[in-house]
Molecule: transfer RNA
Organism: Belgica antarctica
RNA sequence: GCUCUCAUAGCUCAGGGGCAGAGCGCCAGUCUAGUAAACUGGAGGCCGAGAGUUCAAAUCUCUCUGAAAGCA
Repeated sequence: GCUCUCAUAGCUCAGGGGCAGAGCGCCAGUCUAGUAAACUGGAGGCCGAGAGUUCAAAUCUCUCUGAAAGCA
């Protein structure tokens, strides 16, 4: 230098045009003498940045940033 993959909740990840989700974690409640476990409920995200296409973009296209891999 070229090619490809990845970037979504505190962490690990799903979702691939029409409401942003799960597990773990966190908070509150129930239970307990108390803690843990279990059960119930809740908070937490403008989906890495910018632009384009579209009635509508986390999702498609382009550029950039960052990370990993391959080729030279």